[in-house]
């Protein structure tokens, strides 16, 4: 220069295939239980999906450009 992966909570990922209410596990933090801690059980907060834009009634999902990170050719 090309071509490809990947990018969703604080942190590991699901969820794309088939567009239709943004999930899980760990962690935080609050209660229960304990003398108290740990463990367990229960409950709550954290997100505008890497960034910008199109299509669409509706977009993490499909199109388009871009950015970082890795991998492969040159």
């Nucleotide at each position: 220069c090309g071509g490809g992966g990947u990018g969703u909570a604080g942190c590991g990922c699901a969820g794309c295939u088939u567009g239709g209410u943004a999930g899980c596990g760990c962690g935080a933090c609050c209660g229960g239980u304990u003398u108290g801690g740990g463990g367990c059980c229960g409950g709550u907060a954290g997100g505008u999906c890497g960034c910008a834009g199109g299509u669409u009634c509706a977009a993490g999902u499909c199109c388009u450009g871009u950015c970082a990170c890795c991998c492969c050719g040159a």
This is a predicted structure of a 74-nucleotide RNA (transfer RNA) from a Eubacteriales Family XIII. Incertae Sedis bacterium. The coordinates come from a structure-prediction model, not an experiment, and the mean pLDDT is 81. It matches the Rfam family "tRNA". It is annotated as a transfer RNA.